RNAcentral holds the sequence, with entries from MGnify. The RNA shown here (Lysine riboswitch aptamer) has 163 nucleotides and comes from a bovine gut metagenome. It matches the Rfam family "Lysine riboswitch aptamer". From the family's description: Riboswitches are metabolite binding domains within certain messenger RNAs that serve as precision sensors for their corresponding targets. Allosteric rearrangement of mRNA structure is mediated by ligand binding, and this results in modulation of gene expression. This family includes riboswitches that sense lysine in a number of genes involved in lysine metabolism, including lysC.
RNA sequence: UGAUAGAGGCGCGGCCAUCAUCAGUAGCUCCACCGCAGGCGACGGGAAUCGCCGGGGCGAAAGGGAUCGCUGCCGAAGGGUCUGUCGGGUUCCUGGCCGGCGGACGCCUGGGCCGUCGGAGAACAUCCGCCGGACUGUCGUAGGUAUCUACGGAGCGCUGUCA
Numbered sequence: 001u002g003a004u005a006g007a008g009g010c011g012c013g014g015c016c017a018u019c020a021u022c023a024g025u026a027g028c029u030c031c032a033c034c035g036c037a038g039g040c041g042a043c044g045g046g047a048a049u050c051g052c053c054g055g056g057g058c059g060a061a062a063g064g065g066a067u068c069g070c071u072g073c074c075g076a077a078g079g080g081u082c083u084g085u086c087g088g089g090u091u092c093c094u095g096g097c098c099g100g101c102g103g104a105c106g107c108c109u110g111g112g113c114c115g116u117c118g119g120a121g122a123a124c125a126u127c128c129g130c131c132g133g134a135c136u137g138u139c140g141u142a143g144g145u146a147u148c149u150a151c152g153g154a155g156c157g158c159u160g161u162c163a
Base pairs, nucleotide, nucleotide: 001163002162003161004160005159006158009074011073012072013071014070015069017067018066019065027058028057029056030055031054038053039052040051041050042049043095044094045093046092047091048090077109078108079107080105081104082103083102084101085100086099087098088097110136111135113133114132115131117129118128119127120126138153139152140151141150142149143148
């Protein structure tokens, strides 16, 4: 230098099934009221259009979550930027946002946990991000000697084997 095999643990992803939530919500339907007007709503604005404001009946789904199982793995993976394509919420114009599937960039993060704040979300679930805290793994430096203490670095790392 190259190849190969491994380690960190509430370790990281994916898929199926089931369950709860979403929600007595959306939607459908019956009755009543109005037939003026007003208010609210449909991502922001404009033009239009539609729905709602009371009572009754029927009544979801997706995303997200939990559990079991199966499975791929240890930059596992998550995020960010750029880019291609598809889709989204009443119609048109305009502006912007969101989501899915790809590609590029070794741009950021060793790992899980807890917490303030911010974002997404129906949600106090969960996920994502900055920051902080202790813990843990790894290497380096210094001290110490039965493997501990302090400080520091980052996975482009570390350990084993082979050439």